The RNA shown here (Glycine riboswitch aptamer) has 87 nucleotides and comes from an uncultured Pelagibacteraceae bacterium. The coordinates come from a structure-prediction model, not an experiment, and the mean pLDDT is 79. It was read from a public genome assembly, where an Rfam model found it.

RNA sequence: AUUUAAAUAUCGGGAGAGACUAUUAGUUUAGCACCGAAGGAGCAACCACCCCGGAAACUCUCAGGUAAAAAGGACCGAUAGUUGCAU
Numbered sequence: 001a002u003u004u005a006a007a008u009a010u011c012g013g014g015a016g017a018g019a020c021u022a023u024u025a026g027u028u029u030a031g032c033a034c035c036g037a038a039g040g041a042g043c044a045a046c047c048a049c050c051c052c053g054g055a056a057a058c059u060c061u062c063a064g065g066u067a068a069a070a071a072g073g074a075c076c077g078a079u080a081g082u083u084g085c086a087u
Base pairs, nucleotide, nucleotide: 001087002086004084005083006082008080009079010078011077012076013075018032020031021030022029033066034065035064039062040060041059042058046054047053
């Protein structure tokens, strides 16, 4: 210097599901129904294997959420510097 990977910062994109019922001064409280893409739990294709392990967007729905807006948002992309591998 180049390639590649990781996390971080900034910017852009970013879904689903009752404007349900009763109640409240209220966005409150309760009930039933529903959703999966914060987090959490379970299964295990696969990876690793001497030991210890890792592991989904599948499943659950504890948490969270269910008009628009706002907020949140897995994940994706761009930029920046940092670190690691390789040349």